[in-house]
RNA sequence: GAUUUAUACAGAAGAGGCUAGAGAAUGGGCUCAUAGAACCUCUGGCAACCUAUCCCACGCGCAACCGGGACAAGGUGCUAACUCCCACCUAAGCAGUUAGGAAAUAUAAACU
Repeated sequence: GAUUUAUACAGAAGAGGCUAGAGAAUGGGCUCAUAGAACCUCUGGCAACCUAUCCCACGCGCAACCGGGACAAGGUGCUAACUCCCACCUAAGCAGUUAGGAAAUAUAAACU
């Protein structure tokens, strides 16, 4: 990197460094940013995907499929805005728009 599955309206900031752009990509909108953003480092925090531990439930002819909760020690992840919003499809509406879905993206786990 590819594939599969799950999740994506909640949550969580300070310091130091650096310097002009940043918010995945294309277009549009909007926002963040020299009162220093983005990025990097440290510390803190959030969350609970995986591991560990514990509790409950269920089961034990075979196969397939499949639980709930606590904790937060370990592996990741995250720590402006719904994945910042829209784009494609469907439904409603004269329309602004609203609702649902897809695609893409991100993260985890498994596999290659």
This is a predicted structure of a 112-nucleotide RNA (SAM riboswitch aptamer (S box leader)) from uncultured Persicitalea sp.
Its Rfam family is "SAM riboswitch aptamer (S box leader)". Rfam describes the family as follows. The SAM riboswitch is found upstream of a number of genes which code for proteins involved in methionine or cysteine biosynthesis in Gram-positive bacteria.